[in-house]
RNA sequence: AGAGUUUGAUCCUGGCUCAGGUUGAACGCUGGCGGAACGCUUUACACAUGCAAGUCGAACGGUAACGCGGGGAGAAGCUUGCUUCUCUCCGGCGACGAGUGGCGAACGGGUGAGUAAUACAUCGGAACGUGUCCGCUCGUGGGGGACAACCAGCCGAAAGGUUGGCUAAUACCGCAUGAGUUCUACGGAAGAAAGAGGGGGACCCGCAAGGGCCUCUCGCGAGCGGAGCGGCCGAUGACUGAUUAGCCGGUUGGUGAGGUAACGGCUCACCAAAGCAACGAUCAGUAGCUGGUCUGAGAGGACGACCAGCCACACUGGGACUGAGACACGGCCCAGACUCCUACGGGAGGCAGCAGUGGGGAAUUUUGGACAAUGGACGCAAGUCUGAUGGAGCAACGCCGCGUGAGUGAAGAAGGUUUUCGGAUCGUAAAGCUCUGUUGUUGGUGAAGAAGGAUAGAGGUAGUAACUGGCCUUUAUUUGACGGUAAUCAACCAGAAAGUCACGGCUAACUACGUGCCAGCAGCCGCGGUAAUACGUAGGUGGCAAGCGUUGUCCGGAUUUAUUGGGCGUAAAGCGAGCGCAGGCGGAAAAAUAAGUCUAAUGUGAAAGCCCUCGGCUUAACCGAGGAACUGCAUCGGAAACUGUUUUUCUUGAGUGCAGAAGAGGAGAGUGGAACUCCAUGUGUAGCGGUGGAAUGCGUAGAUAUAUGGAAGAACACCAGUGGCGAAGGCGGCUCUCUGGUCUGCAACUGACGCUGAGGCUCGAAAGCAUGGGUAGCGAACAGGAUUAGAUACCCUGGUAGUCCAUGCCGUAAACGAUGAGUGCUAAGUGUUGGGAGGUUUCCGCCUCUCAGUGCUGCAGCUAACGCAUUAAGCACUCCGCCUGGGGAGUACGACCGCAAGGUUGAAACUCAAAGGAAUUGACGGGGGCCCGCACAAGCGGUGGAGCAUGUGGUUUAAUUCGACGCAACGCGAGGAACCUUACCAGCGUUUGACAUCCUAAGAAAUUAGCAGAGAUGCUUUUGUGCCCCUUCGGGGGAACUUAGUGACAGGUGGUGCAUGGCUGUCGUCAGCUCGUGUCGUGAGAUGUUGGGUUAAGUCCCGCAACGAGCGCAACCCCUUUCGUAUGUUGCCAUCAUUAAGUUGGGCACUCAUGCGAUACUGCCUGCGAUGAGCAGGAGGAAGGUGGGGAUGACGUCAAGUCAUCAUGCCCCUUAUACGCUGGGCUACACACGUGCUACAAUGGGUAGUACAGAGAGUCGCAAACCUGCGAGGGGGAGCUAAUCUCAGAAAACUAUUCUCAGUUCGGAUUGUACUCUGCAACUCGAGUACAUGAAGUUGGAAUCGCUAGUAAUCGCAAAUCAGCUAUGUUGCGGUGAAUACGUUCUCGGGUCUUGUACUCACCGCCCGU
Repeated sequence: AGAGUUUGAUCCUGGCUCAGGUUGAACGCUGGCGGAACGCUUUACACAUGCAAGUCGAACGGUAACGCGGGGAGAAGCUUGCUUCUCUCCGGCGACGAGUGGCGAACGGGUGAGUAAUACAUCGGAACGUGUCCGCUCGUGGGGGACAACCAGCCGAAAGGUUGGCUAAUACCGCAUGAGUUCUACGGAAGAAAGAGGGGGACCCGCAAGGGCCUCUCGCGAGCGGAGCGGCCGAUGACUGAUUAGCCGGUUGGUGAGGUAACGGCUCACCAAAGCAACGAUCAGUAGCUGGUCUGAGAGGACGACCAGCCACACUGGGACUGAGACACGGCCCAGACUCCUACGGGAGGCAGCAGUGGGGAAUUUUGGACAAUGGACGCAAGUCUGAUGGAGCAACGCCGCGUGAGUGAAGAAGGUUUUCGGAUCGUAAAGCUCUGUUGUUGGUGAAGAAGGAUAGAGGUAGUAACUGGCCUUUAUUUGACGGUAAUCAACCAGAAAGUCACGGCUAACUACGUGCCAGCAGCCGCGGUAAUACGUAGGUGGCAAGCGUUGUCCGGAUUUAUUGGGCGUAAAGCGAGCGCAGGCGGAAAAAUAAGUCUAAUGUGAAAGCCCUCGGCUUAACCGAGGAACUGCAUCGGAAACUGUUUUUCUUGAGUGCAGAAGAGGAGAGUGGAACUCCAUGUGUAGCGGUGGAAUGCGUAGAUAUAUGGAAGAACACCAGUGGCGAAGGCGGCUCUCUGGUCUGCAACUGACGCUGAGGCUCGAAAGCAUGGGUAGCGAACAGGAUUAGAUACCCUGGUAGUCCAUGCCGUAAACGAUGAGUGCUAAGUGUUGGGAGGUUUCCGCCUCUCAGUGCUGCAGCUAACGCAUUAAGCACUCCGCCUGGGGAGUACGACCGCAAGGUUGAAACUCAAAGGAAUUGACGGGGGCCCGCACAAGCGGUGGAGCAUGUGGUUUAAUUCGACGCAACGCGAGGAACCUUACCAGCGUUUGACAUCCUAAGAAAUUAGCAGAGAUGCUUUUGUGCCCCUUCGGGGGAACUUAGUGACAGGUGGUGCAUGGCUGUCGUCAGCUCGUGUCGUGAGAUGUUGGGUUAAGUCCCGCAACGAGCGCAACCCCUUUCGUAUGUUGCCAUCAUUAAGUUGGGCACUCAUGCGAUACUGCCUGCGAUGAGCAGGAGGAAGGUGGGGAUGACGUCAAGUCAUCAUGCCCCUUAUACGCUGGGCUACACACGUGCUACAAUGGGUAGUACAGAGAGUCGCAAACCUGCGAGGGGGAGCUAAUCUCAGAAAACUAUUCUCAGUUCGGAUUGUACUCUGCAACUCGAGUACAUGAAGUUGGAAUCGCUAGUAAUCGCAAAUCAGCUAUGUUGCGGUGAAUACGUUCUCGGGUCUUGUACUCACCGCCCGU
């Protein structure tokens, strides 16, 4: 200090979320020790039991209990006067239950319910009280009568009560005195006390005890002060809500009285009518306040456990008593609720004290020990009491510290995990060796916290005539809950001590397996649909560590409430506009003052805490000491610039005046013409009207049209203009009357009179409401006609409210410049409206300057960008209004306004992680511009109808194997399923396997025959000993092959084309797709590549913040078209000879073949064009403008197709999802679709004759001649490994003839019979032949396909695959050989520029309502 998340990407706005810290915490997993802290946040819920406030015998009467002592009686023992025991008496002593009395119980301890001020904090104040304590003054004389306890009686279950009697006091009551006190009429009056204890020589009283007396100590009374404490008053400060705006009757004040410790309406009587409140009264909600704590850079924000100060409360509510102090936690009375006891008559109680119980709850401890220390109450003291306190127990609840070992140790062990099988990793980690002993266990030693007091001894000492006592000093002994604790020493053993969370990004840390949108995770974004670093487990890694993680809380990050430190044109946000009270702010000069401001000093700001320094526990936490700080408040001095206040002055702000100016500014009255409609009349006749096209409607009862006259209402053409006026809404014929504002010039007057403006008031389009008028046109509602799937709409015909006037309401609009008002400052240029000044000018005018408006362009600057830019959205100041994620919602409730409609104000629950602004790239548009393509159009021929062929869907089946599905699947993979193929089905078999490598054993390899079986296979049988090396000649070893065995492995056309490679289709042979550097932009991106021309083309030219380059285009390659040249066999034959025949000789001129070359480039001419690129025409030429065809396919798109060509990751099967065999299936058949063939006929069919190709194939082959069969074919076997031979007759065409428009001499399906061929085998399921049979079909609905020239159409030929064939398919080849294109409006597809967009999975989008 930031990060993630809106988008395809970007910048911004804006919310959500995270990383940090915190905690009286809780929960999950885990857990060794110690220190010092902390522990009912919830039910101020209810409480069993015990304890928490007593003490004083030195106030008193006393003696229930205990002890001592003494007296008496009795008994026992013996030492015969002692000891022990029992009973009894004596308050004599130590003491002491109950009682009288004093002090305390008002502290300490708990809790936070109430309380928004009778509280708290800070600072002040005056009219008060005060037990104990301190200082001072003065007293303490003398009397009296009771009541408890106790005794006796009675009542009651109890608690308790009652009657009679006795008695003491520091209890109670008088009398005396009264220094000071209080009152006073100044004469006076009122008003007090208590004794107790210790000691004592003489003297006195007393029988004695004892008392007087003396003295000391402690008390008591009256008063004045002090200290500390308390009561009261004031100011300031600190919560929320205006959907709480008015509140208040002792209320505000006065006089008098009462009351109080004291002031005071505190209370009462009378009088007055005040007091508080927008600076928020009252009401409602919430809350103990503070020092401080947490967080934060700070300013702030949140909190108020523990510790400390104050307050309030004590079962709930009320009340007083006592007292110095209470309206009293462990007191009283009353009422209430609850609980308990009861003999039913009546009583008792109050844990928010310490423990503890129940309940509530996510959740919070022991019914422990001690008064040793500190403190408190009482007491002279010893001491007693003390759940205050000091300490222990429980709990990782937080903080702090320590440990769980250290060194060495590579065979990098075993094992785990993973793997590309080589390894890597856990990992020096372990083991092993050498050490140490913190902690632990055991044992020993063993503190500090203790001073005082007491007991015993010794010494000293004031006052007094004097002693004792008291007091002081000192010695010895004695007092510790914690606790045998802290600490320390020794021994023992590495032994007894590590978890938890995370590992997709934020955020440090990755792999394997399982799972398969399931199970689950998740703080946000989001993961999971078969190869998940996100789920679960494991290994590894990272973080922290006796803890770790989760959940909750608060602050932070969040400048996301912005004082520091934000905004409002379009993101949320300027009130519709003005006037204006309060408030805020305010021109120039001078003087005074000192409220604000600045500053010195003083007081205060408790302690603790925070911070600094030092010190004490081994360290730290913790604790102690000192300092600083406490930013505050108050008092008192000083300064006088600025603000304020007061006074004096000024003119520039503002206003007035005078002279001019423009204007749809407002209100009222009057008036004008055009048009529409209506009425009357004339002319006139069949339609008018209306629409995209129609119809409803009007019209022969005379419309529309036209002419004349009249009526009525409303609005004001042209002028007219980013012209004018007005605050806005708004204002438009003309005239008159009344009236508001503005501008210019002058500088006479006033002298800051100003700006803004919460509330308030006024104005405020249209629609709407009320009352009364008016109503021509238009026209919600409504009616009808159309449109449409429907059409409660758009269109048409009508038409009511309304629109108009008057009066009164309503109070809203995209009331917009989506831009509040005012003031000042900050480049220019140009137009226009209304003034002024100057110059020039005969006039019209022109030029320069200036003020006020109104527009455009544009610099600086600003802005997220778009844009704004002297009319600011710039630079500043003043004031007001408004905003704080989207939705819910401008909704609900409440209040106010309104006749109503409705308006103003204005939430929450819940829900989402976005919503939004501007700009960018694309895509899209029934947006625009330009351009192209058999895209349309113009043509030719088809498909869709029939039969058949073939593929697909569907259905069927044991199986009908699988894949391909818009174009871009469907005569596709398949260029050829009878078996095989074959992957499918049924059955029969095999299991290291049909195939590969390795090991062991045997055998050369190989081969003959028989039997069983559907076959695979099984059983039996025959022949045979080879090759290489070594040799001791016995044999051994090896290579190839076969058999058997064993396990590693083979095998899979099993899955995933959405894990992949490769290959392919498609947009598309469309002209595009990009890069480097530079420049522009915050950025995504842009520019280049756009523009003007041109092209088939991002082809080329010109221009240009671009300049270049790459992949594409084109060219280079192949075929074809022309020529030249070389070579002529198997090709060719002009000339010569020859033949049946280029058959042969001969020749290579020609054709042809094969090489090598040439040719075409807009090169030439004319025109157009910018003189360019290029285009049009022409010449020449075999060919002319890429000559024709092919190959060639940019960046990319479609998760396009293919795991079944092949390869391949992962998963799956392994006596089966592998392998072999036989048979079947892939050929099924109600049906639907695609692609084809053949036809429907005369441009034809049949028959006969005659002619002309090209390109291919052939030895497992093509096969001639010849013979034979009607034919398919059979026989035969010359020739050919091919320019030689064969397939091989090309067909259409042409010639001749027949048929004559028919379901035919068209058409050939289907079926029958007889055959042929291939092949182990034609049943399922082949092709062909002959004869016979002779179906549908007479040119095909909607729709739809191909083709622009050697093309379409038409005709045949060949080949691949292949035993044969389903070929009508596919791929090639040649023959014959057209028609048409005006053109780009429309359909489809594409390119480019531009525009809109809420689309970007990109219009097959997004999204709304029900």
Overview:
Predicted 3D model of a 1410-nucleotide RNA (small-subunit ribosomal RNA) from an uncultured bacterium. Its Rfam family is "Bacterial small subunit ribosomal RNA".